The RNA shown here (FMN riboswitch aptamer (RFN element)) has 138 nucleotides and comes from Niveispirillum irakense DSM 11586.

[in-house]
RNA sequence: ACCAUCUCUCAGGGCGGGGUGAAAAUCCCCACCGGCGGUAUAGCCCGCGAGCGCCCGGCCAGGAUAUCCCGGUCGGGGUCAGCAGAUCCGGUGAAAUUCCGGGGCCGACGGUUACAGUCCGGAUGGAAGAGAGGACAG
Numbered sequence: 001a002c003c004a005u006c007u008c009u010c011a012g013g014g015c016g017g018g019g020u021g022a023a024a025a026u027c028c029c030c031a032c033c034g035g036c037g038g039u040a041u042a043g044c045c046c047g048c049g050a051g052c053g054c055c056c057g058g059c060c061a062g063g064a065u066a067u068c069c070c071g072g073u074c075g076g077g078g079u080c081a082g083c084a085g086a087u088c089c090g091g092u093g094a095a096a097u098u099c100c101g102g103g104g105c106c107g108a109c110g111g112u113u114a115c116a117g118u119c120c121g122g123a124u125g126g127a128a129g130a131g132a133g134g135a136c137a138g
Base pairs, nucleotide, nucleotide: 002138005134006133007132008131009130010129016030017029018028019027031118032117033107034106035048036047037046038045043105044104051083052082054077055076056075057074058073059072060071062069063068087103088102089101090100091099109121110120111119
């Protein structure tokens, strides 16, 4: 100095204007936003994360009455498969679906006087990961 490993810190942005209406930050017109790793700099190339769903278990409520069904809630699991979504054209270049120019597209679940990427909620949560510090053996 490197390091098994441990501790700590950090880790998501965005509805403003107009229209309709009894009611819309949810519809329509305009506007705005873009987690993490990889790779020529990426929301839409490859992969990952949260969320939902799925599977397992606990608890609660309801319905059946043999051991099942349904709902809620909490915890856990998995990576295969699901929701998992969305990009083209031109230019430069050794190299870019990443840069530049132009056009387009996408966005969990629950809630809501009316359908939500942008409001409220789970969430003062979790987490891909990023960083700092210490460090066994070697």